[in-house]
RNA sequence: ACAGAAAAAAGCCAAACCUGCCGUGAGGCAGGGACGGAAAACCACGGGUCUUAUCGAAAGAUAGCCGGGUUGCCUGC
Numbered sequence: 001a002c003a004g005a006a007a008a009a010a011g012c013c014a015a016a017c018c019u020g021c022c023g024u025g026a027g028g029c030a031g032g033g034a035c036g037g038a039a040a041a042c043c044a045c046g047g048g049u050c051u052u053a054u055c056g057a058a059a060g061a062u063a064g065c066c067g068g069g070u071u072g073c074c075u076g077c
Stems, first nucleotide, its partner, number of pairs: 002076003012037002017032006035064001041070003045067003048062005
C1' cells in the first nucleotide's frame, strides 16, 4: 500500500433522559447516564430533514440521516 469487522487484545465514543449555562429557534456546551457505534474522529462539498425570516432572494442547525473527502487503532499479508 491492500484487505477485513471474523476471532483476540488495548481501549475509545456516547443516544434517550436529568441538571446547569448559551441561543428568537432548530440546537450547542459541561456534568451525570448508556440506546448504540469498526471510524458515532474531523470537514457543511452534494442531497435530505429541521429552525428563523422573507415572499425576489437567504441565513443558521443537523457529521449519531445518506453520499463524498481527509486522518486514526487492531489483525492478516

A computed fold for a 77-nucleotide RNA from a Deltaproteobacteria bacterium, annotated as c-di-GMP-I riboswitch aptamer. The prediction has a mean pLDDT of 80. Its Rfam family is "c-di-GMP-I riboswitch aptamer". The literature on the family includes a 2007 paper in Nucleic Acids Res by Weinberg et al., "Identification of 22 candidate structured RNAs in bacteria using the CMfinder comparative genomics pipeline". Its family is annotated with cyclic-di-GMP binding in the Gene Ontology. Of the family's consensus pairs, 94% are formed in the model.